[in-house]
């Protein structure tokens, strides 16, 4: 050079066109408890950039960027 595959809260993943974008772990509050740890509720936090199709795009479709394999 080339072909494929990934990119979503700190972190680890779900969501095959119409979701308040969900779940753990981790944060931060707050019950329990003498104190911690343990258990439970609560909350805050995410779409890698530009265009493009579509009424509507994390989702499809082009070009880039990052990364992860193959193949010369």
């Nucleotide at each position: 050079g080339c072909c494929c595959c990934c990119a979503u809260c700190g972190u680890c993943u779900a969501u095959c066109g119409g979701u308040u974008a969900g779940g753990a772990c981790g944060a931060g509050g707050g019950a329990u408890u003498c104190u911690c740890a343990u258990u439970c509720c609560c909350u805050a936090a995410a779409g890698c950039g530009g265009g493009g199709u579509u009424c509507g795009a994390c989702u499809c479709c082009c070009c880039g960027u990052g990364g992860g394999g193959g193949c010369g």
Transfer RNA from an Opitutaceae bacterium, 72 nucleotides, folded computationally.
The sequence was found in a public genome assembly.
The organism belongs to Opitutaceae, within Bacteria.